[in-house]
This is a predicted structure of a 686-nucleotide part of an RNA (large-subunit ribosomal RNA, domain II) from a Pseudomonadota bacterium. RNAcentral holds the full RNA, with entries from ENA. The organism belongs to Pseudomonadota, within Bacteria.

Context: one part of a larger RNA
RNA sequence: GCCAGCGAGUUACUCUCUGUGGCGAGGUUAAGGGGGAGGACACCCGGAGCCGUAGCGAAAGCGAGUCCGAAGAGGGCGUUGAGUCGCAGGGAGUAGACCCGAAACCGGGUGAGCUACCCAUGGCCAGGUUGAAGCAAGGGUAGAACCUUGUGGAGGACCGAACCGUUCACUGUUGCAAAAGUGACGGAUGAGCUGUGGGUAGGGGUGAAAUGCCAAACGAACCCGGAGAUAGCUGGUUCUCCCCGAAAUAGCUUUAGGGCUAGCGUCGGGGGCGGCGUGGUGGAGGUAGAGCACUGGAUUGGCUAGGGGGCGUCAAGCUUACCGAACCAAACCAAACUCCGAAUGCCACCAUGGGGCACCCCGGCAGUCGGACGGUGGGGGAUGAGCUUCAUCGUCGAGAGGGAAAGAGCCCAGACCGCCGGCUAAGGUCCCGAAAGCCGGGCUAAGUGGGAAAGGAAGUGGGGUUACCGAGACAGCCAGGAGGUUGGCUUAGAAGCAGCCAUCCUUAAAAGAGUGCGUAAUAGCUCACUGGCCUAGUGACCCUGCGCCGACAAUCCAGCGGGGCUGAAGCCCGGUACCGAAGCCGCGGGCCCUGCCCGGAGGGGUGGGGCAGUAGGGGAGCGUUCUGGAGGCGUCGAAGGCGCGUCGUGAGGCGCGUUGGAGCGUCCAGAAGUGCGAAUGCUGGC
Numbered sequence: 001g002c003c004a005g006c007g008a009g010u011u012a013c014u015c016u017c018u019g020u021g022g023c024g025a026g027g028u029u030a031a032g033g034g035g036g037a038g039g040a041c042a043c044c045c046g047g048a049g050c051c052g053u054a055g056c057g058a059a060a061g062c063g064a065g066u067c068c069g070a071a072g073a074g075g076g077c078g079u080u081g082a083g084u085c086g087c088a089g090g091g092a093g094u095a096g097a098c099c100c101g102a103a104a105c106c107g108g109g110u111g112a113g114c115u116a117c118c119c120a121u122g123g124c125c126a127g128g129u130u131g132a133a134g135c136a137a138g139g140g141u142a143g144a145a146c147c148u149u150g151u152g153g154a155g156g157a158c159c160g161a162a163c164c165g166u167u168c169a170c171u172g173u174u175g176c177a178a179a180a181g182u183g184a185c186g187g188a189u190g191a192g193c194u195g196u197g198g199g200u201a202g203g204g205g206u207g208a209a210a211u212g213c214c215a216a217a218c219g220a221a222c223c224c225g226g227a228g229a230u231a232g233c234u235g236g237u238u239c240u241c242c243c244c245g246a247a248a249u250a251g252c253u254u255u256a257g258g259g260c261u262a263g264c265g266u267c268g269g270g271g272g273c274g275g276c277g278u279g280g281u282g283g284a285g286g287u288a289g290a291g292c293a294c295u296g297g298a299u300u301g302g303c304u305a306g307g308g309g310g311c312g313u314c315a316a317g318c319u320u321a322c323c324g325a326a327c328c329a330a331a332c333c334a335a336a337c338u339c340c341g342a343a344u345g346c347c348a349c350c351a352u353g354g355g356g357c358a359c360c361c362c363g364g365c366a367g368u369c370g371g372a373c374g375g376u377g378g379g380g381g382a383u384g385a386g387c388u389u390c391a392u393c394g395u396c397g398a399g400a401g402g403g404a405a406a407g408a409g410c411c412c413a414g415a416c417c418g419c420c421g422g423c424u425a426a427g428g429u430c431c432c433g434a435a436a437g438c439c440g441g442g443c444u445a446a447g448u449g450g451g452a453a454a455g456g457a458a459g460u461g462g463g464g465u466u467a468c469c470g471a472g473a474c475a476g477c478c479a480g481g482a483g484g485u486u487g488g489c490u491u492a493g494a495a496g497c498a499g500c501c502a503u504c505c506u507u508a509a510a511a512g513a514g515u516g517c518g519u520a521a522u523a524g525c526u527c528a529c530u531g532g533c534c535u536a537g538u539g540a541c542c543c544u545g546c547g548c549c550g551a552c553a554a555u556c557c558a559g560c561g562g563g564g565c566u567g568a569a570g571c572c573c574g575g576u577a578c579c580g581a582a583g584c585c586g587c588g589g590g591c592c593c594u595g596c597c598c599g600g601a602g603g604g605g606u607g608g609g610g611c612a613g614u615a616g617g618g619g620a621g622c623g624u625u626c627u628g629g630a631g632g633c634g635u636c637g638a639a640g641g642c643g644c645g646u647c648g649u650g651a652g653g654c655g656c657g658u659u660g661g662a663g664c665g666u667c668c669a670g671a672a673g674u675g676c677g678a679a680u681g682c683u684g685g686c
Stems, first nucleotide, its partner, number of pairs: 001686006011095013026051003032045003055062002065077004098236002101233001105226006116200009125190001127159003130155001134151006163187003167184005202218001204214003211220001239621006249262005263368002265365007275357001276353008289340001290338002295334003299330004306323002308320004371396010401412003416589004421585003427579003430563003436576001438575006449565001455549002459546010476533005482506003487501003512527001516525002590611009622675001624672007632664002640659008
């Protein structure tokens, strides 16, 4: 891992609701007793008690009333009669209460043969090195100290085996081994190592102290017990079909991943047109927008009080190209501003429409309280987030099908079943790949289409305003572009061309006291301006369609799904066809709800509507084991196994063959250890 078997809402009592049965103003017995065979059940007795038949009040008490009260005001609770006892089922409570699962807590015991420390008594430490004190001799001294040589053999001394340890590396990592092997390494006369016997015990011991160790997991050992501890947590919870079908919200919560009540679902009973859509009429309201009349903000101009500066015997006062309320003009801003003010939505009434889709009340049973994304309106955030928080609608959740290449939440559309029939939706119609290389008009040249901004540009189409132009424009070519004068100043110089000031006059077709380059300064080349040649448009600006640049990421293409596409297979406008889904239609069938007709009933006929579905509610069934009753089968072959066929919407049923070799169905009723794929389930097999 697979297979087989086992594996989870049970039982008792109490309460409540529903169904059903008995009796009914009553219903019912409990313990216990009696009782016939036949292993104790039918039946009988037993009225204690319980529920109901009257309530109200704290009570005395009164009573269809009573309590509060002075009250024959008022108000509260009652009165207008149905219960009760079984059985079955739904639910609740108390019990382990659907099953498995803690970490832990407590009690009584078992452990120091591992390990920590201690006590008692034993054992062990090759070899080598160093050479303390003391002592001796010699030297030395007054005597010492001291020096030298020898002797001596100290030390948590040195090197290094056994022994003890384990710093590093590698190997090992289903190992040789649940801690080892190899090499290197530390201690090795000491706080050393070690044998044996003994001691200390869990709210405890021991600890050169790490929360270490106390028998291979110790922040509190292990075993058994309390014990099925508790688990608002996780997992699991077993046959079928039919009908309906949620929630992820509010309030409160030591509450936030849990609960309670309400909301939303379902089932039963009752009510009976109220609910919903649309139209009309009438309302309440201050949002969007807008506005500046209020409250505030903010800009420019005007005017003024006031302030600042200057003058002034710092007096009066004068003055000012400074600042500047209020006020005026103009143009603005606002969730907590409003002189105004919608659309929607909401409420009421009237009318009307399609279904019974709803709606209201009472009761049984729930589940839900983690929501997600999208559109719209807001808050928070950075006018970030697949962000967060409200409101409203949708989808998913619990929704399959078609489209978007792929893709819960987007677009289309709500799947009862069957069909080798038809029409459409979104989206599509060159090939992959169903259907137009469709028709008419235009645009794009960028593969734009098929990713992106500020910004940039003689891209190109459309529209507009304006200037010049056959008295010749624009571009190009030829020619002129001069004189006073090197204007004045400045400067070393300044001559059109460093800078400052001025910017005139003349000759002219025209020519600036000079547009740029250039020189040290001149020079030189140009331009403005003019003539000629040429000939028909030329320039500036605005609005707009489609394109261009801006454009950088990690494995070749990788920003059309691919191929590929250019008067398109791209984009815009108009049009006609077709394809396309589980939508709609057609044909056949099933189930549910409901109207009408016939029938005494089962039923028959004829209409209408419905049947996606998680949590969950309701209904109807299948099968397994056992029991009672009835009636059957089986060695001429039961159950079980294997296979085939057949019936049923399904759980399943039946038949046949074969295997097997002794039991087993059917109907009615009853009772359950009643259905397995999942629980890191349990046991076994492979």

The coordinates come from a structure-prediction model, not an experiment, and the mean pLDDT is 87. Rfam family: Bacterial large subunit ribosomal RNA. Its family is annotated with ribosome and structural constituent of ribosome in the Gene Ontology.